[in-house]
Context: one part of a larger RNA
Molecule: small-subunit ribosomal RNA, 5' domain
Organism: uncultured bacterium
């Protein structure tokens, strides 16, 4: 010199655009973050409206016997809106966070699957025929402090079971063509297997079975990919096979039996570290360092295991079991899991606000209206980086006072200031005011009455920090007296110190400078 997710010390005036717990993957109080669908379904509850039944009030009439009149409430359906829970679809595998673990096909790169899946979405062909049982809710009701669990009885659906049809699918026979081996393609006869069919605002949306496709997965395999020999031998499902089992799929992935093999100085093993890349810094490159923010991959979710659902998980705010903590308990038992975005202890040199909005992009649900959505878009603290402006400008010599120095003549600060003339960048009030909105119109802005524009006021609101021996740009006076002290390296103070200290004076950067870590 260049750089930083930096701090520290002294200073600080705006802006715009970024980045902000590198430490204890420590513990977490609150409150938000994953809901939606009534056009899949039956019920409840509120309100409005219509009907039907009941009920008789005002009030009217009267021959005082009573007649007429018909409201209020109540119950029953019907419809419309709204609404908690519940059955039931799809999301909850994304989207966010961190980097503990991990030297490995995890990761870059290139390939490979004739050994696989892909829910929504696209294309194409073909069907939706007909019946049945039930479980929530919900009604009684039973045990519990609670959390919640049981029993009894009705119910509906796009739940949930059968039957009917069917192959292009699956199984087993014949026989063509074809490749890189195992194999793959296309035809014919025999078994076997399917519909959730709704729904509707009548526009439509939806369902089932194959076949392509399309996107996102899954395995395999060359090449790469720290350090330490003061780690040299290491391993029994271990290496291989054949029979099975699993699995979307190949395989010791598993298991029986057989063989004894298999790695390894071209570093196995065993230890230490560490997510990995695009990239970032820094060099003239070669190369060294690095991997924070953005993007892609992998991993994790208190810690250790394990499955279930599902088109996809072994599932951050889903379920089981064990551990430690923490919390409520009636002691018999229960609850919880901020490495989401906020914010608390703590730990540290050190890192922010328990904001606003769904206006936009985007995502989930739903035909939709919309509803969610702490991703996001913003807004707030931080000079923590980049930029970028500003703190005036022109004249002004009596070279003014002051200060500081003197060989006492001066010389210096120095046109620096005062003065005069101008200007308003900011900034202070004041009047206008947006793009971002893109949906047929119409309405629809958090940010924001901001950004920008106009006028007015008035130089007004704004300058530090570090060094000055030499490297290395910059010098003097005075204190001090091997003391106090400086110091990056040579080195300086021991009575005239350009090297402590102060003061003036220069000299470098500048809203910043210096110092300290760390990397070229």
């Nucleotide at each position: 010199g260049g750089a930083u997710g930096a701090a520290c010390g002294c200073u600080g005036g705006c802006g715009g655009c970024g980045u902000g717990c590198c430490u204890a993957a420590c513990a977490c109080a609150u409150g938000c973050a994953a809901g939606u669908c009534g056009a899949a379904c039956g019920g409840g509850u509120g309100u409005a409206c219509g009907g039907g039944a009941u009920g008789g009030a005002a009030g009217g009439c009267u021959c005082c016997g009573g007649c007429c009149g018909g409201a209020a409430g109540c119950c029953c359906c019907g419809u419309g809106c709204a609404u908690g829970a519940g059955u039931g679809g799809c999301g909850g595998a994304c989207g966010g966070g961190u980097g503990a673990g991990u030297a490995a096909c995890g990761c870059g790169u290139g390939g490979g699957c004739a050994a696989c899946c892909u829910g929504c979405c696209c294309u194409g062909u073909a069907c939706a025929g007909g019946g049945g049982g039930a479980c929530a809710a919900c009604a009684c009701u039973u045990a519990g402090a609670a959390a919640u669990a049981g029993g009894u009885g009705c119910u509906a659906a796009u739940a949930c079971c059968g039957c009917a049809u069917a192959a292009c699918g699956g199984g087993g026979g014949g026989a063509g063509c074809c490749g890189c081996a195992u194999g793959g393609c296309a035809c014919c006869c025999c078994c076997c297997u399917g519909a959730a069919a709704a729904c509707u605002c009548c526009g439509g949306u939806g369902g089932u079975a194959c076949a392509g496709g399309a996107u996102g997965g899954g395995c395999c395999c060359g090449c790469g990919u720290c350090u330490g020999a003061u780690u040299a031998g290491c391993u029994u499902g271990u290496u291989g096979g054949c029979a099975g089992g699993g699995u979307a799929a190949c395989g010791g992935c598993c298991c029986a039996c057989c063989a004894a093999g298999g790695c390894g100085a071209c570093g196995a093993u065993c230890a230490g570290u560490a997510g990995c890349c695009g990239g970032a810094c820094u060099g003239a490159g070669a190369g060294g360092u690095u991997g924070g923010c953005c993007g892609g991959c992998c991993a994790c979710a208190u810690u250790g295991g394990g499955a279930c659902u599902g088109a996809g998980a072994c599932a951050c705010g889903g379920c089981c079991c064990a551990g430690a903590c923490u919390c409520c308990u009636a002691c018999g038992g229960g609850a919880g899991g901020c490495a989401g975005c906020a914010g608390u202890g703590g730990g540290g040199a050190a890192u922010a606000u328990u904001g606003g909005g769904c206006a936009a992009u985007g995502g989930g649900c739903g035909c939709a209206a919309g509803c969610c959505u702490g991703a996001c878009c913003c807004a707030g603290c931080a000079a923590c980086g980049c930029c970028g402006c500003g703190u005036g400008a022109a004249g002004g010599a009596a070279g003014a006072a002051g200060g500081c120095u003197u060989u006492c003549g001066g010389g210096u600060u120095g046109u620096a200031a005062a003065c005069u003339u101008c200007u308003u960048u900011u900034g202070u009030c004041a009047g206008g005011g947006a793009c971002g909105a893109a949906g047929c119109a119409a309405g629809u802005g958090a940010c924001g009455g901001u950004a920008c524009c106009u006028g007015a006021c008035g130089a007004a609101u704004a300058a530090g920090c570090c060094a000055c021996g030499g490297c290395u740009a910059a010098c003097u006076a005075c204190g001090u007296g091997c003391c106090a002290g400086c110091a990056g390296c040579c080195g300086c103070g021991g009575u005239a110190a350009u090297a402590c200290g102060u003061a003036g004076g220069u000299g470098g950067c500048a809203a910043g400078c210096g110092u300290u870590a760390u990397c070229c």